[in-house]
Molecule: c-di-GMP-I-GGC riboswitch aptamer
Organism: Candidatus Atribacteria bacterium
């Protein structure tokens, strides 16, 4: 400084459910564990969702679009416990 993860002290928290916000993905909080060696944090790329306002068509409907969301979709930055190699 890189790399692993049999341990050791631990950590996080999926679906579901209730309560709030949000048009909607989603989000906060509380419960409650599916499951993760970063399931810590960051919208930089990708990729996924969602369409309120916006614009089109010419029907009360389609269809387009991210500035709006997913970090538990990958990659990337950037922090970090223990032990073990080098």
């Nucleotide at each position: 400084a890189u790399u692993u993860u049999c341990a050791a002290g631990g950590g996080c928290a999926a679906a579901c459910u209730c309560u709030c916000c949000g048009a909607a993905a989603g989000g906060a909080g509380a419960g409650g564990a599916c499951g993760c060696a970063a399931a810590g944090c960051c919208a930089c790329g990708a990729g996924c969702c969602u369409a309120a306002a916006g614009c089109a068509g010419g029907u009360u409907c389609u269809g387009c679009u991210a500035a709006g969301g997913c970090a538990g979709u990958c990659g990337g930055g950037u922090u970090g416990c223990c032990g073990g190699a080098u």